The prediction has a mean pLDDT of 80. The RNA shown here (Guanidine-I riboswitch aptamer) has 102 nucleotides and comes from Hydrogenophilales bacterium 16-61-112.
RNA sequence: GCGAUGUGUGGCUAGGGUUCCGGUCUCUCACGAGAUGUCUGGUCCGAGAGCUGCCGGCACCGCUCAGGCGGGGCUCCACGGAGGGAUAAAAGCCCGGGAGAA
Repeated sequence: GCGAUGUGUGGCUAGGGUUCCGGUCUCUCACGAGAUGUCUGGUCCGAGAGCUGCCGGCACCGCUCAGGCGGGGCUCCACGGAGGGAUAAAAGCCCGGGAGAA
């Protein structure tokens, strides 16, 4: 100085709503029913620009019976709508590292 294909998968978080559970309210003798997410919650959804594990890639070191085995390292950067879509619903989900900006 150039390049890094914008890059697979698991767990989780910020965040998100309301199918189910729970909470609250109303009705009911009761069973139960209805309303409520302007209910902290459990289940649930969940990041390109959040965390983390693994796979993969790159080059290195050690051992080796030459088939391999082991070890640590690197894998950058990243401002961003409006609108639309999925699901019960919403979202930092998906369109999308898109449009645009720089």

It matches the Rfam family "Guanidine-I riboswitch aptamer". Rfam describes the family as follows. This family represents a conserved RNA structure found upstream of the ykkC and yxkD genes in Bacillus subtilis and related genes in other bacteria. Taxonomically the source falls in Hydrogenophilales (Bacteria, Pseudomonadati, Pseudomonadota, Hydrogenophilia).